The part of an RNA shown here (small-subunit ribosomal RNA, central domain) has 350 nucleotides and comes from an uncultured bacterium. The RNAcentral record of the full RNA draws on ENA.

[in-house]
Context: one part of a larger RNA
RNA sequence: CUGGGCGUAAAGGGCGCGUAGGCGGUUUGUUAAGUCAGGCGUGAAAGCCCUGGGCUCAACCUGGGAGGUGCGCUUGAUACUGGCAAGCUUGAGUGCAGGAGAGGAUGGUGGAAUUCCCAGUGUAGAGGUGAAAUUCGUAGAUAUUGGGAAGAACACCGGUGGCGAAGGCGGCCAUCUGGACUGCAACUGACGCUGAGGCGCGAAAGCGUGGGGAGCAAACAGGAUUAGAUACCCUGGUAGUCCACGCCGUAAACGAUGGGUGCUAGGUGUCGCGGGCAUUGACCCCUGCGGUGCCGAAGCCAACGCAUUAAGCACCCCGCCUGGGGAGUACGGCCGCAAGGCUAAAACUC
Numbered sequence: 001c002u003g004g005g006c007g008u009a010a011a012g013g014g015c016g017c018g019u020a021g022g023c024g025g026u027u028u029g030u031u032a033a034g035u036c037a038g039g040c041g042u043g044a045a046a047g048c049c050c051u052g053g054g055c056u057c058a059a060c061c062u063g064g065g066a067g068g069u070g071c072g073c074u075u076g077a078u079a080c081u082g083g084c085a086a087g088c089u090u091g092a093g094u095g096c097a098g099g100a101g102a103g104g105a106u107g108g109u110g111g112a113a114u115u116c117c118c119a120g121u122g123u124a125g126a127g128g129u130g131a132a133a134u135u136c137g138u139a140g141a142u143a144u145u146g147g148g149a150a151g152a153a154c155a156c157c158g159g160u161g162g163c164g165a166a167g168g169c170g171g172c173c174a175u176c177u178g179g180a181c182u183g184c185a186a187c188u189g190a191c192g193c194u195g196a197g198g199c200g201c202g203a204a205a206g207c208g209u210g211g212g213g214a215g216c217a218a219a220c221a222g223g224a225u226u227a228g229a230u231a232c233c234c235u236g237g238u239a240g241u242c243c244a245c246g247c248c249g250u251a252a253a254c255g256a257u258g259g260g261u262g263c264u265a266g267g268u269g270u271c272g273c274g275g276g277c278a279u280u281g282a283c284c285c286c287u288g289c290g291g292u293g294c295c296g297a298a299g300c301c302a303a304c305g306c307a308u309u310a311a312g313c314a315c316c317c318c319g320c321c322u323g324g325g326g327a328g329u330a331c332g333g334c335c336g337c338a339a340g341g342c343u344a345a346a347a348c349u350c
Stems, first nucleotide, its partner, number of pairs: 003322004007304002012318001014201004021194003025088007033081002035077008049065006091191001092188003095184004103177007110154001114150008125136002162169002206247006215241002220236004258317006266295011299306002323350003332343004
């Protein structure tokens, strides 16, 4: 529980698309459903309220009156909301002209490094640490030169930078493809916002089948350390990490801040596009739009802090919270191959 809230105290759904629903720009006309006004009817009795009466009073009983949110019918009003009709262009979308980007998918390709293999040079160490040892090496290691193979990741550029709804995205090239932004105002004419269910996307780890496997590395083994050392350090090392297809559906999925629209001082940096001035010209300076940072007015806040990218001022829609533990658990249901996920209590206790 008709209340107050959700950056950090409990509380924003991980993210999107979208169904129902809720909400909805501007003008005119019409309707009169909502709304407002009058009238009529109804609104049982008892009770409550007012005023009489009866028990010696009162409680109690009793007569009369008033009142009664509401509902129905009817006559009107027409500002607002709704319905209908016809318009409008500012919201939204389309078109045309541009440039930016690690946005996505597929195929190809490059160099450095690492490891391994072959060969040359070369000889006793190498490696590792706080110090060591396990380990590797006279069957020639480490180092160095040449050649080859493989897999994974892309130094510099690189940025307080960019792109994406989020997860996330970084060598280069090509093909296919999504979105945003700027400019022009030609077109449509409210086509919009949100979104319970639903559908899709969704890091890492994990699972299934098949491949791949250089480096790294849970588990595991050994060496150290230590009182012990199921660790931190060292030497090894399997799943895994990679690819294809199919699952899983979680996270400190974070800006711990849902989405939309309008309004409310500035200063400064940066990214994309445009206009003006100027010039040989990129600049400088002035200025418009969109993004991304920092600092700050008013205002807000328990404080910290937020502050035109609001946590300010308002409206619309969704999600969520309601003392701690028990517990994100049990039970049930749904989903999953499993791991488990989603939904979600109570006893008891403080």